[in-house]
Molecule: Fluoride riboswitch aptamer (crcB RNA motif)
Organism: Methylobacterium sp. GXS13
RNA sequence: GGCCGGGAUGGGGAUGGAGCUCCCCGAUAACCGCCCGGCAUCGCCAUGCUGGGCUGAUGGCUCCUACCGAACG
Numbered sequence: 001g002g003c004c005g006g007g008a009u010g011g012g013g014a015u016g017g018a019g020c021u022c023c024c025c026g027a028u029a030a031c032c033g034c035c036c037g038g039c040a041u042c043g044c045c046a047u048g049c050u051g052g053g054c055u056g057a058u059g060g061c062u063c064c065u066a067c068c069g070a071a072c073g
Stems, first nucleotide, its partner, number of pairs: 010025004016064006033054009
């Protein structure tokens, strides 16, 4: 690398870890944030690329770590 068989107490939910819980996926998958502008494809929707701007370490709750802001010592 090719062929055949099996199908994961497995994987995922925009930045780390853990517990609980919810949802999704079955490896051809789930997932890979938002706003504005430009370009390309296109009849449109839409998709891809690109420039600028913005929020959050959670899917949700809690804790820890990192980061940011304020106050006090």